[in-house]
RNA sequence: UACUUAUCAAGAAAGGUGGAGGGUUAUGGCCCGAUGAUACCUUGGCAACCUGUUGCAGACUUCGGUUUGAAACAAGGUGCCAAUUCCAUCCCGAUCGUAUCGGGAAAGAUAAGUC
Numbered sequence: 001u002a003c004u005u006a007u008c009a010a011g012a013a014a015g016g017u018g019g020a021g022g023g024u025u026a027u028g029g030c031c032c033g034a035u036g037a038u039a040c041c042u043u044g045g046c047a048a049c050c051u052g053u054u055g056c057a058g059a060c061u062u063c064g065g066u067u068u069g070a071a072a073c074a075a076g077g078u079g080c081c082a083a084u085u086c087c088a089u090c091c092c093g094a095u096c097g098u099a100u101c102g103g104g105a106a107a108g109a110u111a112a113g114u115c
Stems, first nucleotide, its partner, number of pairs: 002114007013043005021032003026089004044081003049077002051074004056069005085107001090104006
């Protein structure tokens, strides 16, 4: 870099550095930002994908154990801590109003795995 699978309506901020745009890219909207955003650092926190522990149930067993599933707990590897992934864009549908709502796709993010 590419591919596969799963999830994306919940959750979680203080301090310091710094000084202009930022919300991944494009367009439109909307929002954040000199009352200092984005970013970086420190500390703190959230969550539970992987991981670990415990007991339970199933399957296999050479009876030593192996493995699968759901649950509880922990927090080692990641991730995350404005707004649903901020919203829309492409397709379908509902209400019959021309806008709102719902579903799907695409794109993206994260995790685990494969080459």